Glycine riboswitch aptamer from Phenylobacterium sp. Root700, 110 nucleotides, folded computationally. The prediction has a mean pLDDT of 79. The sequence was found by an Rfam model in a public genome assembly. It matches the Rfam family "Glycine riboswitch aptamer". From the family's description: This family represents the bacterial glycine riboswitch. Glycine riboswitches usually consist of two metabolite-binding aptamers domains with similar structures in tandem. The aptamers cooperatively bind glycine to regulate the expression of downstream genes. In Bacillus subtilis, this riboswitch is found upstream of the gcvT operon which controls glycine degradation.
RNA sequence: AUGAACGCUGGAAAGUAGCGCUCGGGAAACCCUGCGCUCGCCGAAGGAGCGAGGGGUUGGCCCGGUGGGCCAGCCUGAAAUCUCUCAGGCCCAAGGACAGCGGGGGUGUG
Numbered sequence: 001a002u003g004a005a006c007g008c009u010g011g012a013a014a015g016u017a018g019c020g021c022u023c024g025g026g027a028a029a030c031c032c033u034g035c036g037c038u039c040g041c042c043g044a045a046g047g048a049g050c051g052a053g054g055g056g057u058u059g060g061c062c063c064g065g066u067g068g069g070c071c072a073g074c075c076u077g078a079a080a081u082c083u084c085u086c087a088g089g090c091c092c093a094a095g096g097a098c099a100g101c102g103g104g105g106g107u108g109u110g
Stems, first nucleotide, its partner, number of pairs: 001107002006102005015039001017038005024031002040090003046086001047084003054076010
């Protein structure tokens, strides 16, 4: 100098959907637990896609030329809150990308 884990704070969207079975309660209506199926919907765990941008290299051209710039080809590799909706989610709660503050394992340099 950089900054992992971790802590605190903030943090969106979209179904309390329908059907069947089922634990439990109840006289019943009904409530409730779990599972399966069907339809609709959301994108901000994770995942995938596109390829913004990066690196290398070859050729051509240019400049103020031990160097650099532009264009084209090839190779490599690749971000997002974009796209998809596999996963996840669709009252509250929980979770939550990301942001701020703290924290400092490690790493680099002297």